[in-house]
């Protein structure tokens, strides 16, 4: 230079003017005016997960059920999320992807095609025998197929075959290293044991339900109606049993739950300081954790955060005497209880760090 | 603003993970002097991208659009 990788950061900027919300603050005609501060994101987004808070249920848990997760080790409040690491798979390579537990617990699937598809099978061949199509024998080629019961070459046969070797695979034991997944060996089996769990399932872990329109509190206004339960039976009325106490049963009412029916469309509060951000230093290979210091300003009703001008800009296109001129001038999107993460949109610029190849030195 | 559900010819249904069917509609033909009926045919879809499987409408994962419920109070 050129051609890729992974990983960060910003994603207009100054000035005026006008106009938009919330809050204080002054003013008067009480809903208007003035004046000051202050006003979106990196995803505020899907609403896929995890949490905090809140009401409801149950109150030791633990088992069924039903949901999810899935190698292995650590982070963290907690995850399906983050680092580190194993393994497989693709790339010359940086690096990148994987729902990545079990298929000798048990059950189901494998369509068409083929001879034959799940304790397999012989269609063409090959061999042998009789003699012209029938009996054995075989699974090397062909041949269907996503998949044909272990590959490769060698010996062995009438022809073949783990029939025998030697390597690889592949099962068991095992040495040594690692916390672990697993790995480098070593010895013995001699091929038995296909694929599909994002099919039922086993195995391990985890999970109570709803969600700020939760919830709490005040006012308005309505017929304080009605049906179906529920809890307490300590007081309260009523009734029934009984001479009478006690002591029992039933209704009512008080509390309380869904459902008709009524009403209203008003205020407060939950409400924003938090697992919060910069900076310095320490632990760690990394997520991450710990100390010091400093910083903090939308909190909102269907709901404001915008426009135009003038300078400056990164890049674009257009001309080009290669100095420059001119033109144009930012994307995706928008807070409604609050964090942690995923995923998905996004013109554009910047900056670290590493692979290849080519040239020069 | 939570929260739940759904997507298959133009419409309104089907389809164990194995050739996407069937009825209206639409066009063409036949039948009729026309036309309607009725018959014969032809067109005509799994929203959309990955993913797991030999093989997806179906199983997962993301997006896109549609659609429902939810306010207070006695």
């Nucleotide at each position: 230079c050129c051609a890729g990788a992974g990983g960060g950061u910003c994603g207009g900027g100054c000035g005026a003017u006008c106009g938009c919300g919330u809050u204080g603050c002054g003013g008067c005609u009480u809903g208007c005016c003035g004046c000051a501060c202050c006003g979106a994101g990196g995803a505020a987004a899907g609403u896929c997960c995890g949490g905090g808070c809140u009401c409801c249920a149950c109150a030791g848990a633990a088992u069924g059920a039903c949901g999810g997760u899935g190698c292995c080790g650590g982070g963290u409040a907690a995850c399906g999320c983050c680092c580190g690491g194993c393994g497989a798979a693709g790339g010359u390579g940086a690096c990148u992807u994987c729902a990545g537990g079990g298929a000798c617990a048990g059950u189901g699937c494998c369509a068409c095609a083929g001879a034959g598809a799940g304790c397999a099978g012989a269609c063409c061949g090959c061999c042998c025998g009789c003699u012209u199509g029938c009996g054995g024998g075989u699974a090397a080629g062909g041949g269907u197929g996503a998949a044909a019961g272990g590959g490769u070459g060698c010996g062995g046969u009438a022809a073949g075959a783990g029939c025998g070797c030697a390597c690889c695979g592949c099962g068991g034991c095992u040495u040594c290293g690692g916390c672990a997944a697993c790995g480098c060996g070593g010895c013995c089996g001699g091929c038995a044991a296909g694929g599909c769990a994002a099919a039922c399932c086993c195995c391990a872990c985890c999970g109570g339900g709803a969600g700020c329109a939760a919830g709490a509190c005040c006012g308005a206004a309505u017929a304080g109606g009605g049906a179906c339960g529920g809890c307490a039976u300590a007081u309260g009325g009523g009734c029934c049993u009984c001479a009478u106490c006690c002591u029992g049963g039933c209704c009512c009412g008080c509390c309380u739950g869904u459902c008709c029916g009524g009403g209203u469309u008003g205020g407060u509060u939950g409400c924003u300081u938090g697992a919060g951000g910069g900076c310095g230093g320490g632990a760690g290979c990394g997520a991450u954790c710990c100390c010091g210091c400093c910083c903090c300003u939308a909190g909102a009703g269907g709901a404001a955060u915008g426009a135009u001008c003038g300078c400056c800009a990164a890049g674009c296109c257009u001309u080009u005497u290669c100095g420059a001129a001119g033109g144009u001038g930012a994307a995706c999107a928008g807070a409604a209880c609050c964090c942690g993460g995923c995923u998905u949109a996004c013109a554009g610029a910047c900056c670290c760090u590493c692979u290849g190849g080519c040239g020069c030195u | 603003u939570g929260c739940c559900c759904g997507a298959u010819c133009g419409u309104c249904u089907a389809a164990u993970g194995g050739u996407a069917a069937g009825a209206c509609u639409a066009c063409g033909g036949a039948c009729u002097c026309u036309g309607a009926c009725u018959c014969c045919g032809u067109c005509a879809a799994u929203u959309g991208a990955g993913g797991u499987u030999c093989g997806a409408a179906u199983c997962c994962u993301c997006a896109u659009c549609g659609g429902g419920c939810a306010u207070c109070c006695a």